[in-house]
Context: one part of a larger RNA
RNA sequence: UCUUGGUUAAGGAACUCGGCAACUUAAUACCGUAACUUCGGGAAAAGGUAUGCCCCAGAAUGUGUAGCGAUUUACUCGUGAAGCUAUUUGGGGUCGCAGAGAGUUGGGAGUAGCGACUGUUUAUCAAAAACACAGGUAUGUGCAAAGUCUCAAGACGAAGUAUACGUACUGACGCCUGCCCGGUGCUGGAAGGUUAAGAGGAUUUGUCAGCGUAAGCGAAGCAGAGAAUCGAAGCCCCAGUAAACGGCGGCCGUAACUAUAACGGUCCUAAGGUAGCGAAAUUCCUUGUCGGGUAAGUUCCGACCUGCACGAAUGGCGUAACGACUUCUCCGGUGUCUCAACCAAGGGCCUC
Numbered sequence: 001u002c003u004u005g006g007u008u009a010a011g012g013a014a015c016u017c018g019g020c021a022a023c024u025u026a027a028u029a030c031c032g033u034a035a036c037u038u039c040g041g042g043a044a045a046a047g048g049u050a051u052g053c054c055c056c057a058g059a060a061u062g063u064g065u066a067g068c069g070a071u072u073u074a075c076u077c078g079u080g081a082a083g084c085u086a087u088u089u090g091g092g093g094u095c096g097c098a099g100a101g102a103g104u105u106g107g108g109a110g111u112a113g114c115g116a117c118u119g120u121u122u123a124u125c126a127a128a129a130a131c132a133c134a135g136g137u138a139u140g141u142g143c144a145a146a147g148u149c150u151c152a153a154g155a156c157g158a159a160g161u162a163u164a165c166g167u168a169c170u171g172a173c174g175c176c177u178g179c180c181c182g183g184u185g186c187u188g189g190a191a192g193g194u195u196a197a198g199a200g201g202a203u204u205u206g207u208c209a210g211c212g213u214a215a216g217c218g219a220a221g222c223a224g225a226g227a228a229u230c231g232a233a234g235c236c237c238c239a240g241u242a243a244a245c246g247g248c249g250g251c252c253g254u255a256a257c258u259a260u261a262a263c264g265g266u267c268c269u270a271a272g273g274u275a276g277c278g279a280a281a282u283u284c285c286u287u288g289u290c291g292g293g294u295a296a297g298u299u300c301c302g303a304c305c306u307g308c309a310c311g312a313a314u315g316g317c318g319u320a321a322c323g324a325c326u327u328c329u330c331c332g333g334u335g336u337c338u339c340a341a342c343c344a345a346g347g348g349c350c351u352c
Base pairs, nucleotide, nucleotide: 002346003345004344005343006342007341008340010338011337014336027051028050029049030048031047036041038172052094053093054092055091056090057089058088059087062084063083067079068078069077070076071074095099107331108330109329110328112326113325114323115322119131120130135170136169137168138167139166140165141164147156148155149154173318174317175316176315178248179247180246183245184244185241186240187239188238189237192236193235194234198230199229203225204224205223206222207221210217211216249267250266251265252264253263276310277307288304289303290302291301292300
C1' cells in the first nucleotide's frame, strides 16, 4: 500500500451522474392499519406492545379408569370423577447494560412515466419501456379445406370441420376509435381500347421447265420473307374497400381601449386532424411562462397551449394490482462524505 472483514467521537447524503456501496429493518403473538380500488385487494400498509427464569392459581383439547345412563346384551354406545397428554390465561417474584440476549430473518412512505398482470430474451458487456400474453379486429378457408414441406410419392394442418384452422395487425379492463378511396394495394366487373404464342395468308424474293436473236419474261414444285384479319389473362377502364399501405391545408380582413377573432372573403385539396391529450420517452427556440416543493431546483409535480414535428387498433386517453424497469421527494439509519483513524487475516512492492 492492496484485498476481504470489523469498530469509530461530533455531524448525518454535506458524497455522487445517481444513496452506488454499506447501514437500518428483520422472528413469533397480540393491538392497529390510509388514499385508492376491477371490492379480490392495497396490507406484513403505516404505527405500536410483549418475549428470560422461578412460584402460585385457573382453564380449553385429546385419551379415558371407576361410577352413572341406554339398548340391538356386545371385546357395544353415550357421559365421564381420577390419571396421563397438551396448549394457554392471570397474578406475584427475581437476575443482567441487554431475555426473538447468538444465528436464521422485510427498511418504510409519497409522486409521476412506461408496460395491465405471472412469464420470455441478446449462453459470454443490454432483463428492459423490448418479446409473449388473455382479450379485440380484419382477412382467407366448405374439406381431396386454405396454408406448409416435397421432383414425386407422401406427410403436417387433423384422426380436426367455420364456436374450426391459417395469416396480418392490436394487446387485460374502462370510455372510445372521427374525416379521406385521388395515389398504391386488394376484391368485384366486363362494353370498349391495347395485346403473346398460334391461326391466317394478300403480296413478294431465289431457283427452274418453257418462251424469246438478245435484253429479259417466267407455270408448277422447292426454299425464304410476309400484310390484312382472328386471338386469353393482364394493363387501360368502371365500381367497392382504410382495425388495407397511407393521408388528414394556405392567405387576407373583421367586435365601441388594447388584444383576440365566434364571423366574412379567397385559393387549393381525395379529405383538410374530430374526441382526448399536450414543452410530453414526442418542444428546436428552451433553463418557454405561471404555480408548488428548496435558503438556493437546467431535474420533478400541477397548469397554460405559441403541438419546430401528439392524435385515435403503425391504436387515443384513463386505470386498481403487479415491476431486480425509469424520474423526483420525504422519514429512518448509516465511514458515501467532512476526514480520516485503529484492529484481524491474506497477497504483492520495498528494506533486512
Molecule: large-subunit ribosomal RNA, domain IV
Organism: Bdellovibrio sp. qaytius